Annotation
A computed fold for a 1495-nucleotide RNA from an uncultured bacterium, annotated as small-subunit ribosomal RNA.
[in-house]
RNA sequence: AGAGUUUGAUCCUGGCUCAGGACGAACGUUGGCGGCGUGCUUAACACAUGCAAGUCGAGCGGGGCUUAGUGAAAAGUUUACUUUUUACUGAGUCUAGCGGCGGACGGGUGAGUAACGCGUGGAUAAUCUGCCUGUAAGACAGGGAUAACGCCGGGAAACCGGUGCUAAUACCCGAUAACCUCUUUUGACCGCAUGAUUUGAAGAGAAAAGGUGGCCUCUUUACCUACCACUUACAGAUGAAUCCGCGUCCCAUUAGCCAGUUGGUGGGUAAAGGCCUACCAAAGCGACGAUGGGUAGCCGGCCUGAGAGGGUGACCGGCCACACUGGAACUGAGAUACGGUCCAGACUCCUACGGGAGGCAGCAGUGGGGAAUCUUCCGCAAUGGGCGAAAGCCUGACGGAGCAACGCCGCGUGAGUGAUGAAGGCCUUCGGGUCGUAAAGCUCUGUCAGUGGGGAAGAGAAGUGACGGUACAAUAAGAGGAAGCCACGGCUAACUACGUGCCAGCAGCCGCGGUAAUACGUAGGUGGCAAACGUUGUCCGGAAUUACUGGGCGUAAAGGGCGAGUAGGUGGUUUGUUAAGUCAGAAGUGAAAUUCUUCGGCUCAACCGUAGUAAGCCUUAGGAACUGUGUUUCUUGAGUGUCGGAGAGGAAAGUGGAAUUCCCAGUGUAGCGGUGAAAUGCGUAGAUAUUAGGAGGAACACCAGUGGCGAAGGCGACUUCCUGGCUUGUAACUGACACUGAGGCGCGAAAGCGUGGGGAUCAAACAGGAUUAGAUACCCUGGUAGUCCACGCCGUAAACGAUGAGUGCUAGGUGUCGGGUAGCGAUAAAUUCAGUGCUGCAGUUAACGCAAUAAGUAUUCCGCCUGGGGAGUAUGCACGCAAGUGUGAAACUCAAAGGAAUUGACGGGGGCCCGCACAAGCGGUGGAGUAUGUGGUUUAAUUCGAAGCAACGCGAAGAACCUUACCAGGGCUUGACAUGCAGGUGAAUAAGCAAGAGAUUAGCGCAGGUCUUUCGGGCGAAUGGAGACAGGUGCUGCAUGGUUGUCGUCAGCUCGUGCCGUGAGGUGUCGGGUUAAGUCCCAUAACGAGCGCAACCCUUAUCGUUAGUUGCCAGCGGGUCAAGCCGGGGACUCUAGCGAGACUGCCGGUGACAAACCGGAGGAAGGUGGGGAUGACGUCAAAUCAUCAUGCCCCUUAUGUCUUGGGCUACACACGUGCUACAAUGGCCGGUACAAAGGGCUGCAAACCCGCAAGGGGGAGCGAAUCCCAUAAAGCCGGUCUCAGUUCGGAUCGUGGGCUGCAACCCGCCCACGUGAAGCCGGAGUUGCUAGUAAUCGCGAAUCAGCAUGUCGCGGUGAAUGCGUUCCCGGGUCUUGUACACACCGCCCGCCACACCAUGGGAGUUGGGAGCGCCCGAAGCCAGUGAGCUAACCGCAAGGAGGCAGCUGUCGAAGGCGAGAUCAAUGACUGGGGUGAAGUCGUAACAAGGUAACC
Repeated sequence: AGAGUUUGAUCCUGGCUCAGGACGAACGUUGGCGGCGUGCUUAACACAUGCAAGUCGAGCGGGGCUUAGUGAAAAGUUUACUUUUUACUGAGUCUAGCGGCGGACGGGUGAGUAACGCGUGGAUAAUCUGCCUGUAAGACAGGGAUAACGCCGGGAAACCGGUGCUAAUACCCGAUAACCUCUUUUGACCGCAUGAUUUGAAGAGAAAAGGUGGCCUCUUUACCUACCACUUACAGAUGAAUCCGCGUCCCAUUAGCCAGUUGGUGGGUAAAGGCCUACCAAAGCGACGAUGGGUAGCCGGCCUGAGAGGGUGACCGGCCACACUGGAACUGAGAUACGGUCCAGACUCCUACGGGAGGCAGCAGUGGGGAAUCUUCCGCAAUGGGCGAAAGCCUGACGGAGCAACGCCGCGUGAGUGAUGAAGGCCUUCGGGUCGUAAAGCUCUGUCAGUGGGGAAGAGAAGUGACGGUACAAUAAGAGGAAGCCACGGCUAACUACGUGCCAGCAGCCGCGGUAAUACGUAGGUGGCAAACGUUGUCCGGAAUUACUGGGCGUAAAGGGCGAGUAGGUGGUUUGUUAAGUCAGAAGUGAAAUUCUUCGGCUCAACCGUAGUAAGCCUUAGGAACUGUGUUUCUUGAGUGUCGGAGAGGAAAGUGGAAUUCCCAGUGUAGCGGUGAAAUGCGUAGAUAUUAGGAGGAACACCAGUGGCGAAGGCGACUUCCUGGCUUGUAACUGACACUGAGGCGCGAAAGCGUGGGGAUCAAACAGGAUUAGAUACCCUGGUAGUCCACGCCGUAAACGAUGAGUGCUAGGUGUCGGGUAGCGAUAAAUUCAGUGCUGCAGUUAACGCAAUAAGUAUUCCGCCUGGGGAGUAUGCACGCAAGUGUGAAACUCAAAGGAAUUGACGGGGGCCCGCACAAGCGGUGGAGUAUGUGGUUUAAUUCGAAGCAACGCGAAGAACCUUACCAGGGCUUGACAUGCAGGUGAAUAAGCAAGAGAUUAGCGCAGGUCUUUCGGGCGAAUGGAGACAGGUGCUGCAUGGUUGUCGUCAGCUCGUGCCGUGAGGUGUCGGGUUAAGUCCCAUAACGAGCGCAACCCUUAUCGUUAGUUGCCAGCGGGUCAAGCCGGGGACUCUAGCGAGACUGCCGGUGACAAACCGGAGGAAGGUGGGGAUGACGUCAAAUCAUCAUGCCCCUUAUGUCUUGGGCUACACACGUGCUACAAUGGCCGGUACAAAGGGCUGCAAACCCGCAAGGGGGAGCGAAUCCCAUAAAGCCGGUCUCAGUUCGGAUCGUGGGCUGCAACCCGCCCACGUGAAGCCGGAGUUGCUAGUAAUCGCGAAUCAGCAUGUCGCGGUGAAUGCGUUCCCGGGUCUUGUACACACCGCCCGCCACACCAUGGGAGUUGGGAGCGCCCGAAGCCAGUGAGCUAACCGCAAGGAGGCAGCUGUCGAAGGCGAGAUCAAUGACUGGGGUGAAGUCGUAACAAGGUAACC
């Protein structure tokens, strides 16, 4: 510090996800030791048991125990002792009660609380403060009670009542009063106000308690003294209380709240205050967020982060709140009191049923809840607290130990050497590789753990150690006791095998798995971390993804429809002032701990100690540039005045002509109208057309212009009146008066709504006619609201420049509208202001683009955005007559949605061009019969493959057996075929016989005998044997190689360097011409190159030359009925080698002086002469595992192999490709002429003979330019037939033959005779062909024993047409649109049906918290009363003062009643939404998406 994920690829926007750190954690697997920490986050749920707050006898009276002395009594006897009892006086010790201090600290928890609760800084001139410290003074003299205790009584208990006695540091009265308090009053001085401080005077009021020790004394009291305790006052310290500034979560779908509410007088409190009450006044808070709702203890800190921030508030520390729930006071210095009191409530327990007791959110512990959190431990030794004079007592605070890998830190599980690279595992190309120096072995060490001895500090002078026989050091022995977890497709370090087969499963995101899974499971290996490792959850980070630091708004989400303007924010120039902001200095605070830095202590570290370090707030003395405050000035911002100017700016009234429609009349006659074509409609009752007149409403042609005006919506005939704004010039006036603008207010197209008019046109709805599969549409004929006016609503639009308003600055060029300037003038030119356009630099932008009218550069203010869907929906509220508008979510769901640009593909987009693509022609096919292939059906089997073009006379250049893969039956099992192995026999081969359908049968039987040798043997076929293996036309062409088809013989496909672009990519390869061609030329940020094109190759057309045998034969000779038959010849034909020839080379024209094209000459041939071979990058998961090869899988007495027979040849039917025909351009008969290219020894076969013929006999010749197949046919000559199902046509069938072959039944071909079917030129449609072509005629070959109408070749005869490119099909190229990229056979929308999920409405139902009104009214404070009761004081007595019980009243918790609001759960039914491999109906959108789309 980034990465993955939208796309075919790219850039951007934007979300989702990951890598890091952390935790009071939990879960899974595993687990050696130690140190230091931490440990109910849930039920503030309920609690058994024990402990957690007591202490003081030096405050007091009693009581118990022990003991001493004295006295008395009794008993025993040892007779002066013992024991017991009792009285008095002491001493020691214990303590129930009275009394004092402490139980307000310490400890726990976080329910409540959004608050002066907390934090921070101030204030108290508005306060209190026990114990403690200091200062000053004092402590005199009296009194009356009451617990305990005794007696009596009640009660189960808890406990209580009556009566009697008694003490105090308990209580009370009085004296004293400097200081203190209050009242009145004098002076001084200070303060921001109330007031404060201080000096006097007069009056009034208020105190107390002793104890212990010592001394003294005969003793006691008293006195004195020390200490403790006490009283009053002033200070201090500590603690507490109150007030204030600032800060402190979310919701505005909470906008108004408040009656003690705001203030005054009085009261109360320690104290200000509506804190409280009566009366008076009517205020107070709130958009700077009141009130309400939700959530929450706050902070130091902790986690994260570069920081700013964000999250959090366990442990430790500070504050607050609470103590079963609610209320209340008492005591006290302090409480509205966790282990106190009273009342009410819920719950639990005891009970004798009458009544009582209780409160673990103290420490342990229990149950419950939960994913989850410990011992009913030791000790007061240390630190601290309470009481005490002290000893001391108490202390679950605390110090420690225990449990738990819960966290952090440290250590160990050994070290060295060791190659045969052991065994074993895994992989393997079978060679090996790897685990791996790893192990074993050898040599060592002793950390940790364990054993046995020693043994601290912690306690500063003494005593005291729970921890603890702990830490620690020393000692001896021994590698012994100590390693797992996760991952290994990318992100992300780490790979193979097997199993599985869209199954099982994985997954944080993208995504893996459908038979070769580095992604599932296992194993081996590897990587990472390590006593842990993973997972889950939460927080921060990455995320600049809420942007203060640090984002955006033309098209990605996002500018308000527009205006004037309120609050607010911001603001030109100058002088001096102030010092709020601001700057820097000083002081205070910023607790400690923590973090950071320095140094140090535990062996290190964690941990601990030491010193230092600061944002903020407050105070104070300063500075004055900038902002602000108040002041002064200026004119340039803004405004006013004034002279001109332009304009569909607005409102009202009036006027006008053209056109549509309607009415009336005339002329006139059969149609009009409408459409792609029609029909509905109108018209003989006279339409349409035309002429004249009239009515009425609406809109204003031309001018008219990216012209004008307006803030926007918007505004268009003319005239008048009223009126707003703009602008040029001038520089007289004001003197910052400005800009923006939340809320509020106004304006606001069309449609729509209300009331009343109006109604010509057009026209939702509606009707009819068409179209269509349907057509609730598009088209047509009609037609109502509406469209128009007045008044009132609505308040929205793709209200768009998808661009808020204002101001300044930043190159140009060129139009246009309205003004101005100088000049004699000017239409021109120049210049200037205000608008409105285009183009373009810098700059900017993701790109497109914008570019002085900014989307540049700055600045001020407002509005708005934060992934897609759900959804602009639900709900609430507001507005509206309604329609609806404004505001505006969530659950759930997806990993994308989106912008711009790129390359393709596509378009019922466009331009250009080509092709037998159409057109123009010729011949077919589709109809018939038949051949052949396919589908289907059938079958035991009808083997398999091929499937639009590009399967279908295709694989198959030839299925009777074989082939053959299929079926039925019969056999074999190392096999029909290959290679090893050991040991026998020994070759092989083979006529014949027997059984069998045959295969076959170690049945019979005859013959025969390989090569080599050193003669031992060796090599060896065959046969039987075991185990390796063979074999498979079994599967997968979607695992493959190879081969092939197709687009297409179409003209394309690319590369290097350069240039352009952020990039994908582009350029080149586009453009203008031209070509069959990316062929060539020109132009050109491109210049070159490659694969294709062309050429080179073969063949054919002409000529030359060479060579003449088997070919040829003119001339010469011979010869025949005839014949190159013979001698000869190379002239010719021909053969087959080598050459020539054609290149737009020449001429003319066109063209751009080019390329090229057109015409011509010459030439056998002319513009690639004709034909062939040759097939770029690629596409179709195209075809083939059955040509072959091959991975994986499958079969192994069978899916192998052998064999007999059958099948591939079936047959209601459908399709493809052919053949033969339908006839006279013909059929038949007779005669007669002319080829080319092939084949031939398992062969072709002549002559001759036989047969009507197929063929048979025969066998010359020929391994072939020699011989044979082999007569070419159409043609030509002559004859016949005469338009008919025929002398056409030949199917079908019968009979008889021939040939091949082991064998023609299923199932071959041919011949003869006989038979003589359909068919008279073929519907919709469809196909081939542009010249030696189509058409037509025959010939040959491959395969092959035999079997072509097929296939591949060969020649003969030999046409027609082509205007042309509008249309159909295919292709190329440029351009355009795109939501397509599996690429239009694409994508995709909505209803319905089904399943699941969350959610809205809903008659209602249930529950919760909060508030309001009323009723009741506990405890208690306060007030009143107090006839009852009454110790202290007064009083001679009666009585009084004072007090108490009781009663009454206000307030008052819980409870009850009532009406609402609110939140949650639930609810028959219902609404839409989302999701879901293969449902239905259509085809709305994306291309002009077939009616442009959208708001």

The coordinates come from a structure-prediction model, not an experiment, and the mean pLDDT is 83. The sequence is in RNAcentral, with records from ENA, Greengenes and SILVA.